[in-house]
Background: Predicted 3D model of an 82-nucleotide RNA (transfer RNA) from a Minisyncoccota bacterium. The prediction has a mean pLDDT of 80. Rfam family: tRNA.
């Protein structure tokens, strides 16, 4: 330089036709169980705000009532071809 993947809470990863943004697990909190711990159980957990509310899918614009999803730009890794 060309082509394909592909980026989402603290960490992995969902999210079907564009229609509750974060299911599910991990991890962190609390409590329960234990002399104690470890394993197990039970709730709770994106951010921010006393709340009401707001912001959040790598970044920027666009379509649309609505966008993680669809265009367009551009950044970042991996893979391919030159």
């Nucleotide at each position: 330089g060309g082509g394909c993947a592909u980026g989402u809470g603290g960490c992995g990863g969902a999210a079907u036709u564009g229609g509750u943004a974060u299911a599910c697990g991990c991890g962190u909190a609390c409590g329960g169980u234990u002399c104690a711990g470890a394993a197990c159980c039970g709730u709770a957990u994106g951010g921010a705000g006393c709340a009401a509310u707001c912001c959040u899918u790598g970044g920027a614009g666009g379509u649309u009532c609505a966008a993680a999803u669809c265009c367009u730009c551009u950044c970042g890794u991996g893979c391919c071809c030159a």